[in-house]
């Protein structure tokens, strides 16, 4: 002085319902275990304000990483 911040983890989202793989929990299938199907939970979008009918997104301030 730049650059990132969203679910446990990785990360999508042109100012207009916050979603997706892993993972986790239940069913099914199997003698049982993985695996593979089906379905379900799980998010103060880093924190505080502001602009706006309306913000994860646009401005400002703080914080925590990286360079």
């Nucleotide at each position: 002085u730049g650059a990132u911040g969203u679910a446990g983890c990785u990360u999508a989202a042109u100012g207009g319902c916050a979603g997706a793989g892993c993972a986790c929990a239940g069913c099914a299938u199997u003698c049982g275990u993985a695996a593979c199907g089906c379905u379900g939970a799980g998010g103060u979008u880093g924190a505080g304000g502001g602009u706006u009918c309306g913000a994860c997104u646009c401005c400002c301030u703080c914080c925590a990483u990286c360079a």
The RNA shown here (transfer RNA) has 67 nucleotides and comes from a bovine gut metagenome. It matches the Rfam family "tRNA". The sequence is in RNAcentral, with records from MGnify.